[in-house]
């Protein structure tokens, strides 16, 4: 000096942990300034019928809620890889 093996450290990659944001899913959710359907009552009409429309019911918005899933970001530090570099140790070969 070269080759092989090993420990440790650093970088990198992957997985994973915690937190945050967004989306999805379930449920709730508009006295009046959402929608639909509108009992009763009201109005028009000789009547048939029509009209507006309160309550109720249904759907849903903003929003809230339940567990889970997906994506992104942040934070340390955990594990694996040994991919790269460095230090050290051991062995072999050559000068």
């Nucleotide at each position: 000096g070269c080759c092989c093996g090993g420990u440790c450290c650093g970088u990198c990659g992957c997985a994973g942990u915690g937190g945050a944001a967004c989306c999805u899913c379930u449920u709730c959710g508009a006295a009046c300034u959402g929608g639909g359907u509108c009992a009763g009552g009201c109005c028009g009409g000789g009547a048939a019928c029509g009209g507006a429309g309160c309550a109720g019911c249904c759907c849903u918005a903003a929003g809230a809620u339940c567990a889970u899933g997906g994506u992104u970001c942040c934070a340390g530090g955990u594990g694996c890889g040994c991919a790269c570099g460095g230090c050290c140790c051991g062995g072999g070969c050559c000068c």
Predicted 3D model of a 95-nucleotide RNA (Bacterial small signal recognition particle RNA) from a Planctomycetota bacterium. It matches the Rfam family "Bacterial small signal recognition particle RNA". From the family's description: The signal recognition particle (SRP) is a universally conserved ribonucleoprotein involved in the co-translational targeting of proteins to membranes. It is annotated as a non-coding RNA gene. The sequence was found by an Rfam model in a public genome assembly. The source organism's lineage runs through Bacteria, Pseudomonadati and Planctomycetota.